[in-house]
This is a predicted structure of a 473-nucleotide part of an RNA (small-subunit ribosomal RNA, 5' domain) from an uncultured Alphaproteobacteria bacterium. The RNAcentral record of the full RNA draws on ENA and SILVA. It matches the Rfam family "Bacterial small subunit ribosomal RNA".
Context: one part of a larger RNA
RNA sequence: ACGUACGCUGGCGGCACGCCUAACACAUGCAAGUCGAACGAAGUAGCAAUACUUAGUGGCAGACGGGUGAGUAACAUGUAGGUAUCUGCCCUUUGGCCUGGAAUAACACGAGGAAACUUGUGCUAAUACCGGAUAAGUCUUUACGGAGAAAGCUUUAUGCACCAUUGGAUGAGCCUGCACUUGAUUAGUUUGUUGGUGGGGUAAUGGCCUACCAAGUCUACGAUCUAUAGCUGGUUUGAGAGGAUGAUCAGCAACACUGGGACUGAGACACGGCCCAGACUCCUACGGGAGGCAGCAGUGGGGAAUCUUAGACAAUGGGCGCAAGCCUGAUCUAGCCAUGCCGCGUGAGUGAUGAACGCCCUAGGGUCGUAAAGCUCUUUCAACUGUGAAGAUAAUGACGGUAGCAGUAGAAGAAACCCCGGCUAACUCCGUGCCAGCAGCCGCGGUAAUACGGGAGGGGGUUAGCGUUGUUC
Numbered sequence: 001a002c003g004u005a006c007g008c009u010g011g012c013g014g015c016a017c018g019c020c021u022a023a024c025a026c027a028u029g030c031a032a033g034u035c036g037a038a039c040g041a042a043g044u045a046g047c048a049a050u051a052c053u054u055a056g057u058g059g060c061a062g063a064c065g066g067g068u069g070a071g072u073a074a075c076a077u078g079u080a081g082g083u084a085u086c087u088g089c090c091c092u093u094u095g096g097c098c099u100g101g102a103a104u105a106a107c108a109c110g111a112g113g114a115a116a117c118u119u120g121u122g123c124u125a126a127u128a129c130c131g132g133a134u135a136a137g138u139c140u141u142u143a144c145g146g147a148g149a150a151a152g153c154u155u156u157a158u159g160c161a162c163c164a165u166u167g168g169a170u171g172a173g174c175c176u177g178c179a180c181u182u183g184a185u186u187a188g189u190u191u192g193u194u195g196g197u198g199g200g201g202u203a204a205u206g207g208c209c210u211a212c213c214a215a216g217u218c219u220a221c222g223a224u225c226u227a228u229a230g231c232u233g234g235u236u237u238g239a240g241a242g243g244a245u246g247a248u249c250a251g252c253a254a255c256a257c258u259g260g261g262a263c264u265g266a267g268a269c270a271c272g273g274c275c276c277a278g279a280c281u282c283c284u285a286c287g288g289g290a291g292g293c294a295g296c297a298g299u300g301g302g303g304a305a306u307c308u309u310a311g312a313c314a315a316u317g318g319g320c321g322c323a324a325g326c327c328u329g330a331u332c333u334a335g336c337c338a339u340g341c342c343g344c345g346u347g348a349g350u351g352a353u354g355a356a357c358g359c360c361c362u363a364g365g366g367u368c369g370u371a372a373a374g375c376u377c378u379u380u381c382a383a384c385u386g387u388g389a390a391g392a393u394a395a396u397g398a399c400g401g402u403a404g405c406a407g408u409a410g411a412a413g414a415a416a417c418c419c420c421g422g423c424u425a426a427c428u429c430c431g432u433g434c435c436a437g438c439a440g441c442c443g444c445g446g447u448a449a450u451a452c453g454g455g456a457g458g459g460g461g462u463u464a465g466c467g468u469u470g471u472u473c
């Protein structure tokens, strides 16, 4: 010093922290939606105009935010550079938004199935899909030439979208120098391996992949193998150098039941998406299906040990939307815990016949001790009553009738723990008698124990804590 735990004790407040063990298994609820100003349709209300609701098609977002420490000794991270690259939304430049077509879900009628769901026929729309035209910029091995686009909506506006294009911003990819734990009781290692040429692939360089050719590459300045480990800013200790460490907070990387794979997309090989295999759990009409808390709470288990199945979107931020708004276990709050840090209180003044009890005693007294009582005061905190914010900017406050303020009553409701042989601040009596016991080290105890006692009085230290255990310096 601690993310501590345990024992005894426990008044209040502020700010923080809170599964270090089983990356063990998870009941239940919630944690990612939104847009009707893209689209048809159905339903509800209405006499109607119209309004509202939504399953579906479509768009954007689910690649962020949140969690964990399993893997990783690596261009993972840190730092300093580089470029052969991409970048939705945003800003900016220039130009455009013409003309056609065929489907399909929803829906209707059927079929199969226990279910999950699947399937046939028919109908329909679009900012969904596919042609034609046009091409200032743009792309393109042969730069003559060739190739490629668009979408509308509405409340009609200096509107929001759409297409191509220029530059930027942001984000990301890739490459390189240096730094980066242990073992030699691990000495050799490697065959796409090392390099070249042609080709492929990628947004992009490259054995990234492939065919051929050459035989190289790394290594005692430790290769390979093995063990351990997320890295850093930092944290802790120390005068420093250094050591140890990597909880909370911040940056980066990795993972999402285990292993593999791609799809979509600007971005994923995707925690709450898809497919396959495996283990496990659940449903089943035995034919077949469903699931993934290392999100927030919570449960079982493990453990010395770690919290509420809370409130709100009021603020900050994020997604969608023209907006109103909706969603948000991010976040902000409240709850629990002396787990830590900080602050405060448990009264103040006066009071000697130095009362009484207790303890010691040389029996004179000493001590507890101004301590108490008594007298005179005060009311912090807590309690009660009233009032009552800021956080919000026109509106909107979960927290919360909270913080604060005013008033009321009364010393009233509030002290423990460890130690007293030396180290080490603090001593006597009784009991015990190498017993019972103590102990961090030295060592105490066998009848006068300042060292034992779960006894006593007194004293010392810290104080809402104190002590012990463990770990680090």
Stems, first nucleotide, its partner, number of pairs: 001471002005468004011344006018336001019302001024300003028297003033060003038057002041054005067255002077179007085172002090168002094164003098132004107122006138147003152160002154157001181227001183225001188218001190216001193215008230252004234245004257278005280291004308334001310333003316330001317328004347377004358367003381413001383408005391399001416462005421442003427457003430453002437444002